Predicted 3D model of a 265-nucleotide part of an RNA (large-subunit ribosomal RNA, domain VI) from an activated sludge metagenome. The full RNA is in RNAcentral, with records from SILVA.
[in-house]
Context: one part of a larger RNA
RNA sequence: CGUAGGAAAUUUGAGGAGAUCUGUCCUUAGUACGAGAGGACCGGGAUGGACGAACCACUGGUGUAUCAGUUGUCCUGCCAAGGGCAUGGCUGAGUAGCCAAGUUCGGGACGGAUAAGCGCUGAAGGCAUCUAAGCGCGAAACCGGCUCCAAGAUAAGAUUUCCCACAGCGUAGGCUGGUAAGACCCCAUGCAGACUACAUGGUAGAUAGGUCGGAGGUGUAAGCACAGCAAUGUGUUGAGCUGACCGAUACUAAUAGGUCGAGGG
Numbered sequence: 001c002g003u004a005g006g007a008a009a010u011u012u013g014a015g016g017a018g019a020u021c022u023g024u025c026c027u028u029a030g031u032a033c034g035a036g037a038g039g040a041c042c043g044g045g046a047u048g049g050a051c052g053a054a055c056c057a058c059u060g061g062u063g064u065a066u067c068a069g070u071u072g073u074c075c076u077g078c079c080a081a082g083g084g085c086a087u088g089g090c091u092g093a094g095u096a097g098c099c100a101a102g103u104u105c106g107g108g109a110c111g112g113a114u115a116a117g118c119g120c121u122g123a124a125g126g127c128a129u130c131u132a133a134g135c136g137c138g139a140a141a142c143c144g145g146c147u148c149c150a151a152g153a154u155a156a157g158a159u160u161u162c163c164c165a166c167a168g169c170g171u172a173g174g175c176u177g178g179u180a181a182g183a184c185c186c187c188a189u190g191c192a193g194a195c196u197a198c199a200u201g202g203u204a205g206a207u208a209g210g211u212c213g214g215a216g217g218u219g220u221a222a223g224c225a226c227a228g229c230a231a232u233g234u235g236u237u238g239a240g241c242u243g244a245c246c247g248a249u250a251c252u253a254a255u256a257g258g259u260c261g262a263g264g265g
Base pairs, nucleotide, nucleotide: 001152005163006162007161008160009159010158011157015149016148017147018146021049022048023047024046025045026044027043033038051106052105053104054103055102059100060099061098062097066093067092068091069090070089071086072085073084074083075082076081110144111143112142117137118136119135120134166177167176168175169174182260183259184258185257186202187201188200189199190198207253208252209251210249211248212247213246214245216242217241218240223236224235225234226233227232
């Protein structure tokens, strides 16, 4: 820009993409078959491998500053307590998120038309013949069936709901302007994301931060008291601290404002 007014939502599916794998064991059955050795088709069930998708309750990894321990040094006047730097200084743990080695699920059935092949009826050619006319069965291949995208599918589809017949100019096609439904800018953000897009919210508000409560993590803070010459230990104390998690709460910031957007064959 188009899709024959302007919007919001829900869709159909022309077409396209993906997937399509396979082992072993049990049973049927030591049956059919076979002198024996051996040893099935068909059918039913179980359990794996590789591959793929999703997810984080479990098992774990990471978790750059969540907690603790600790070395050297500088600083906060000193003690004590802390802060900076040293690979995140080093070490031990670890929430959310992300992830696999973890968990769950998938490739199934079925239908259509077929290949090789196997047939029915059947002439040419009184017989025979699956083929010449005609009709069946038949494969992981083909077309559906399953998953995803999809109406720029210009043949531009469908359904539901919302907005309404304003003003000026023009002979008229029409042009211009302010609006409606609605949308955008802008702003607070996200488990969405390179940007954009998408999603949530913008005071008639829980969108982010803060605060409060909780979960989870770490592992008994500081101060004080007591014991000990001291290192240190004990009590107060499962204490103190705590990023992302779950809630609550307008304290802070989403203020104010601007732009676009129908009048119809």